[in-house]
RNA sequence: UCAGAGGGCUGGGCGGCCGCACCUGCUUGCAGGUGAGGAAAGUCCGGGCUCCAGCAAAGCAGGAUGCCGGGUAACGCCCGGCGCGGGUGACCGCAGGGACAGUGCCACAGAGAGUAGACUACCGCGUCGUCUCUUGAAAAAGGGGGCGCGGAAAAGCUGAAAGGGUGCGGUAAGAGCGCACCGGGACCCGCGCAAGCGGCUCCGUCACGGUAAACCCCAUCCGGAGCAAGACCAAAUAGGGACGGCGCCUGUCGGGCUUUGUCGAUGUCGUCCGGGUCGGUUGCAAGAGCGGUUCAGUAAUGAGCCGCCCAGAUGAAUGGUCGCACAGGCGAGAUUUCGCCGGACAGAACCCGGCUUAUAGGCCCUCUGACGCU
RNA sequence: UCCCUGGUAGCUCAAUGGUAGAGCAACCGGCUGUUAACCGGUAGGUUGCAGGUUCGAGACCUGCCCAGGGAGCCA
Numbered sequence: 001u002c003a004g005a006g007g008g009c010u011g012g013g014c015g016g017c018c019g020c021a022c023c024u025g026c027u028u029g030c031a032g033g034u035g036a037g038g039a040a041a042g043u044c045c046g047g048g049c050u051c052c053a054g055c056a057a058a059g060c061a062g063g064a065u066g067c068c069g070g071g072u073a074a075c076g077c078c079c080g081g082c083g084c085g086g087g088u089g090a091c092c093g094c095a096g097g098g099a100c101a102g103u104g105c106c107a108c109a110g111a112g113a114g115u116a117g118a119c120u121a122c123c124g125c126g127u128c129g130u131c132u133c134u135u136g137a138a139a140a141a142g143g144g145g146g147c148g149c150g151g152a153a154a155a156g157c158u159g160a161a162a163g164g165g166u167g168c169g170g171u172a173a174g175a176g177c178g179c180a181c182c183g184g185g186a187c188c189c190g191c192g193c194a195a196g197c198g199g200c201u202c203c204g205u206c207a208c209g210g211u212a213a214a215c216c217c218c219a220u221c222c223g224g225a226g227c228a229a230g231a232c233c234a235a236a237u238a239g240g241g242a243c244g245g246c247g248c249c250u251g252u253c254g255g256g257c258u259u260u261g262u263c264g265a266u267g268u269c270g271u272c273c274g275g276g277u278c279g280g281u282u283g284c285a286a287g288a289g290c291g292g293u294u295c296a297g298u299a300a301u302g303a304g305c306c307g308c309c310c311a312g313a314u315g316a317a318u319g320g321u322c323g324c325a326c327a328g329g330c331g332a333g334a335u336u337u338c339g340c341c342g343g344a345c346a347g348a349a350c351c352c353g354g355c356u357u358a359u360a361g362g363c364c365c366u367c368u369g370a371c372g373c374u
Numbered sequence: 375u376c377c378c379u380g381g382u383a384g385c386u387c388a389a390u391g392g393u394a395g396a397g398c399a400a401c402c403g404g405c406u407g408u409u410a411a412c413c414g415g416u417a418g419g420u421u422g423c424a425g426g427u428u429c430g431a432g433a434c435c436u437g438c439c440c441a442g443g444g445a446g447c448c449a
Base pairs, nucleotide, nucleotide: 001370002369003368004367005366006365007364008363009362010361013324014323015322016321017320018319020035021034022033023032024031025030026029037345041356042355044354045353046352047351048350049226050225051224052223062222063221064220065219066218067081068080069079070078071077082096083094084093085092086091097217098216102215103214104211105210106209119156120155122151123150124149125148126147127146128145131144132143133142134141135140164182165181166180167179168178169177183206184203185202186201188199189198190197191196230282231281232280233279240273241272242271243270244269245268246267251266252265253264254263289308290307291306292305293304294303295302296301328341329340330339331338332337375445376444377443378442379441380440381439384398385397386396387395392429400416401415402414403413404412422438423437424436425435426434
């Protein structure tokens, strides 16, 4: 210098004028103060808080998570490590328990796809009447070919996958049939908290194909709902209850049935009570809070000390305009200059910790590879 | 705020993890004096997007995007 890898910060600044929401103060319509985010988003996880049902423990069903250790209020998050895979490397990715508890599936192709199989080719034996070639005068011998029986599973072929791999020996041909190495398994030893790593010996009776983001098994965790949770105050109208006044003429209903009488209710007026709607207040802003610093720890994080108070709307405030300077883009002219455009994603709604997704531009740190120079 | 369902050809819908198809529509040819109907044929797909599991994904898993729908209070 070029090409990359990992991480962090910022994402508009200053001033004037007008305006909006909330808080405080008083002189009651003025003054002062505060006023979006790193994601406020998606609502994907985990909690706080509140109510319900008392759901306790355990269990059924369902769901989630899944190498090991640590952090945390908790997590599916974070940190560190292990193993596997990718990259020359910095570094990146992994739903990474169990396939000798059981069940299912593995299309097409192919001989054979899961306690596997024999199509071609290979080897041995037998046989061939009018199959064929060579030698031979002939008999016959040999080779090829066909058929049958048997051996074997190395080669070809199919496939994503063919029941260890490479090599040597061995054999009629072959084969862990034998041996060496690699891979695999078992016991033991050393290191490590562990996952695991390294090593010795033995095992060819060396097997247990893949798939669990198929059912399933094992371990751990989970009661349900959500601020429209919940609590309080409380109109108008209608309806409910209690007490009292009037009325009881007629009608209806009830006091087991019928008649008569009687009582009560049904009616109306007044006072009071309670539920609840509209509406209002609260929950609701001092918190797993923010900034700085010291210590412990590789780190995530934790502990201590000092300082600070930092939005609270509810058909929902956080805006508009002007000027200056700095970035950025476009156009014009020969550097200098002039004109125009104009700030990325996006906007709280009970509150936190994460994850995921969107994000123009700018700045910083560490590291890797290649080339050049010293 | 809490949930549910769906996304496949221009439209309406299918498809046990194993070559993505049907009807209508479109285009071409035939029939007819012409059109429709009818007959024969043809083309048309990022299975919403991006990753992953698997030999293999429209389907299974994860994250996004879009569309549609439901519930809440009192008796």